Annotation:
A computed fold for a 349-nucleotide part of an RNA from an uncultured bacterium, annotated as small-subunit ribosomal RNA, central domain.

[in-house]
Context: one part of a larger RNA
RNA sequence: CUGGGCGUAAAGAGCGAGCAGGUGGUUCAUUAAGUCAAUUGUGAAAGCUCAAGGCUUAACCUUGAAAUUGCUUUUGAUACUGAUGAACUAGAGUUUGGGAGAGGAUAGUGGAAUUCUAAGUGUAGAAGUGAAAUUCGUAGAUAUUUAGAGGAACACCGAUAGCGAAGGCAACUAUCUGGCCCUUUACUGACACUGAGGUGCGAAAGCGUGGGGAGCAAACAGGAUUAGAUACCCUGGUAGUCCACGCCGUAAACGAUGAGAACUAGCCGUUGGGACCUUUAAGGUCUUAGUGGCGCAGCUAACGCGAUAAGUUCUCCGCCUGGGGAGUACGGCCGCAAGGUUAAAACUC
Numbered sequence: 001c002u003g004g005g006c007g008u009a010a011a012g013a014g015c016g017a018g019c020a021g022g023u024g025g026u027u028c029a030u031u032a033a034g035u036c037a038a039u040u041g042u043g044a045a046a047g048c049u050c051a052a053g054g055c056u057u058a059a060c061c062u063u064g065a066a067a068u069u070g071c072u073u074u075u076g077a078u079a080c081u082g083a084u085g086a087a088c089u090a091g092a093g094u095u096u097g098g099g100a101g102a103g104g105a106u107a108g109u110g111g112a113a114u115u116c117u118a119a120g121u122g123u124a125g126a127a128g129u130g131a132a133a134u135u136c137g138u139a140g141a142u143a144u145u146u147a148g149a150g151g152a153a154c155a156c157c158g159a160u161a162g163c164g165a166a167g168g169c170a171a172c173u174a175u176c177u178g179g180c181c182c183u184u185u186a187c188u189g190a191c192a193c194u195g196a197g198g199u200g201c202g203a204a205a206g207c208g209u210g211g212g213g214a215g216c217a218a219a220c221a222g223g224a225u226u227a228g229a230u231a232c233c234c235u236g237g238u239a240g241u242c243c244a245c246g247c248c249g250u251a252a253a254c255g256a257u258g259a260g261a262a263c264u265a266g267c268c269g270u271u272g273g274g275a276c277c278u279u280u281a282a283g284g285u286c287u288u289a290g291u292g293g294c295g296c297a298g299c300u301a302a303c304g305c306g307a308u309a310a311g312u313u314c315u316c317c318g319c320c321u322g323g324g325g326a327g328u329a330c331g332g333c334c335g336c337a338a339g340g341u342u343a344a345a346a347c348u349c
């Protein structure tokens, strides 16, 4: 390489849109590039294989055939693929009328709570723990009442509920805006799927500039614990957490399960629609798009998966090839840096 694989053994890119490329629905006609058949030339000789023959035999030698799986000439075949033309509607898209939603962006508003400030009441404790101490408090704390300031997060509703490609999204209102589902005719007429490279988005932490800073809290300080305690516990506390703009581009970015399509027993929930039925009900039946629990066949090393497949198949992409060395070195590219990405070898078992 072939073959074999990728939920957990090595292996699905964090996720999109998409150029090239690969693949592609139904019917008719033409063509004949692929394909198939015959044919022409060539495919040196020797060797190999087969047949016959010659040295007494063998090795060896001679003759002939075959083979040389390829390229090529010409003539045909037309099922399939391709190409061209014409048409179709089951894929895809548009359209009618509805629907649900923490989907996104911006602006504004609200209440509970923590902290702080001012004032009142009030007096000796408060806080904290396994127990304590550091700490706060007679300069009046804790508690309680009123008022104010400020920042951050939105209890209940809340749900194997919803939305989003993923990351993710939750108080309320308004504006702008993306997608999805159901239904219905009509329209376009294959316009589709996948997608190397490139490109966009991408939690948290981190970085730059400028703001903001209530609570929490790396680092740090102190008190404990302990043999020690650079920890777990406690008292404090700075970056940070928040906002704007710009970087970073990584996560157990997980369903550890790429995307699309088709087919293959059932049963029970739940969310959004639609249709029908009746006994009009907290009802029933069917259907469709999600989201869950079981389970047949089948698959699987087992666990388990099981129409949301890890079943049966097709198309396209990504990835794997013993452990360590190592996701490291070197080089390239990217980054302000931190670092990221691409990615070996010696050696060793």
Stems, first nucleotide, its partner, number of pairs: 004320003007303002012317001014201003021194003025088007033081002035077004041071002049065006091191001092188003097182003103177007110154001115149007125136002162169002206247006215241002220236004258316006266294012298305002322349003331342004
Rfam family: Bacterial small subunit ribosomal RNA.